About this RNA
The RNA shown here (transfer RNA) has 76 nucleotides and comes from a Minisyncoccia bacterium. The same sequence occurs in records of 4 taxa. Model confidence (mean pLDDT): 82 of 100. Lineage of the source: Bacteria > Bacillati > Minisyncoccota > Minisyncoccia. Rfam family: tRNA. About the family: Transfer RNA (tRNA) molecules are approximately 80 nucleotides in length. The sequence is in RNAcentral, with records from ENA.
RNA sequence: GCGCGGUUAGCUCAGUUGGUAGAGCACUCCCUUGACGUGGGAGGGGCCGGGGGUUCGAGUCCCUCACCGCGCACCA
Repeated sequence: GCGCGGUUAGCUCAGUUGGUAGAGCACUCCCUUGACGUGGGAGGGGCCGGGGGUUCGAGUCCCUCACCGCGCACCA
C1' cells in the first nucleotide's frame, strides 16, 4: 500500500426487509439472612467510533476519516 472483518450500555455481544435500540453479566434499591453470599422482585444507564450524503424516516444504504483484528504485497 491492497483486500476482508469489526467499532451499539461499565464489560461481552444481539439487532430480520430502513420504521422511534435489546439480552447476559455488572451497578442501585427492596425482600430473604444474625451478617455476607445465593435466590426472588423492581429500577437506572447507550442515539449506535467522528464527519458528510440519500430518504418522509438510517444502528441498518452510500462516501470519507480514525481505531482494532486477520490475510496479501513491498522492504534499497